[in-house]
Context: one part of a larger RNA
RNA sequence: CGUUGAAUUUUGCGCAGGCCCUUCCCUAGUACGAGAGGACCGGGAAGGACGAACCUCUAGUGUACCAGUUGUUUCACCAGGAGCAUUGCUGGGUAGCUACGUUCGGUUUGGAUAAGUGCUGAAAGCAUCUAAGCACGAAGCCGUCUGCAAGAUUAGAAUUCGUUAUAGGACCCUGGGAGAAGACCAGGUUGAUAGGCUGCAGGUGUAAGCACAGCAAUGUGUUCAGCCGAGCAGUACUAAUAAUCCAAUC
Numbered sequence: 001c002g003u004u005g006a007a008u009u010u011u012g013c014g015c016a017g018g019c020c021c022u023u024c025c026c027u028a029g030u031a032c033g034a035g036a037g038g039a040c041c042g043g044g045a046a047g048g049a050c051g052a053a054c055c056u057c058u059a060g061u062g063u064a065c066c067a068g069u070u071g072u073u074u075c076a077c078c079a080g081g082a083g084c085a086u087u088g089c090u091g092g093g094u095a096g097c098u099a100c101g102u103u104c105g106g107u108u109u110g111g112a113u114a115a116g117u118g119c120u121g122a123a124a125g126c127a128u129c130u131a132a133g134c135a136c137g138a139a140g141c142c143g144u145c146u147g148c149a150a151g152a153u154u155a156g157a158a159u160u161c162g163u164u165a166u167a168g169g170a171c172c173c174u175g176g177g178a179g180a181a182g183a184c185c186a187g188g189u190u191g192a193u194a195g196g197c198u199g200c201a202g203g204u205g206u207a208a209g210c211a212c213a214g215c216a217a218u219g220u221g222u223u224c225a226g227c228c229g230a231g232c233a234g235u236a237c238u239a240a241u242a243a244u245c246c247a248a249u250c
Stems, first nucleotide, its partner, number of pairs: 001151001005161006014148004020048007032037001050105005058099004065092005070085006110142002116136004168246003172188005193239003196235005202228003209222005
């Protein structure tokens, strides 16, 4: 820009992907075979690689979380903190993101066939799977499964709303399950969208101050404390105000 107003729900021309493999057990040491060996058919159980989703478990990361600790500077000093030293170093670690983790998948059958196997059957009184006709037959083909999909210009369909000031949309703002920017999604006071606050989960591991014990380092009690990023809820305290534009021209 088109599909000659929108919103919602859709059909599927077509496109892409997938279809994998192995071992063991039973049938059965059976059929077969002198023996050695050793099945078809059918049933069952594990596993590998690959793929998708997810974070309950395990594990990793987690430089705005917690603790320990060295040197130095500083907050006048003690105590307690802060800055710098690779995040100073070390031990842990929420959410998120991940795999080494968890769950699931390749099932079932249908159609047309290949090589091949047949039925009936002439040409050619016989024979013949083929010439007419009919039936089987593969991990392969077309479907069944998964995703996209009406720019499929053949631009589809259904429902509802709207056409003279309306349907609807945008701008702007709060944001994230989204994201390079657009876009998408959740919201904009008739409001829980983000922040704050409160509670909970979870992490760290028992704060400071004070008291007591000890000459002291330190320990004990108050104290499963104190502190806390992203998690789950609640709560309008703060910010999503008011308007405007397109639709559409006169």
RNAcentral holds the full RNA, with entries from ENA. A computed fold for a 250-nucleotide part of an RNA from a Candidatus Falkowiibacteriota bacterium, annotated as large-subunit ribosomal RNA, domain VI.